Record summary
A computed fold for an 86-nucleotide RNA from a soil metagenome, annotated as c-di-GMP-I riboswitch aptamer.
C1' cells in the first nucleotide's frame, strides 16, 4: 500500500500502587494508531528538578540554574516484524 480478511495496540477521565516531580505500572476505558512493536541515540524538541551549585535570609525558608530523571502516542534516525489485491 486496498472502504480486503484475521487480528493487534490503547489517549483522556476514574480506581489502586510506585516516584520529590515529570511520569511509570496494574485495573477499567477507548481518543486515536499501519509500526501507537523495540532502542532515550556524546541527534533535535518538550516536561520535571530530589540531590547539587548559586543568590537572598539570623533562621525556617524562598528564588534561579542544572539531567544523571521522563517522553519512541513530538520529530529524525537505527533494529525487527503481521496481512497483502490491483
Nucleotide at each position: 500500500g486496498a472502504u480486503a480478511a484475521g487480528g493487534g495496540c490503547a489517549a483522556a477521565c476514574c480506581c489502586g500502587g510506585c516516584g520529590a516531580a515529570a511520569g511509570c505500572c496494574g485495573g477499567a476505558g477507548g481518543c486515536g494508531c499501519a509500526a501507537a512493536g523495540c532502542c532515550a541515540a556524546c541527534g533535535g524538541g518538550u516536561c520535571u528538578a530530589c540531590c547539587g551549585u548559586c543568590a537572598c535570609g539570623c533562621a525556617a525558608g524562598u528564588g534561579a540554574c542544572c539531567a544523571u530523571g521522563a517522553u519512541c502516542g513530538c520529530c529524525u534516525g537505527g533494529c525487527c516484524g503481521c496481512c497483502g489485491a490491483a

Its Rfam family is "c-di-GMP-I riboswitch aptamer". Its family is annotated with cyclic-di-GMP binding in the Gene Ontology.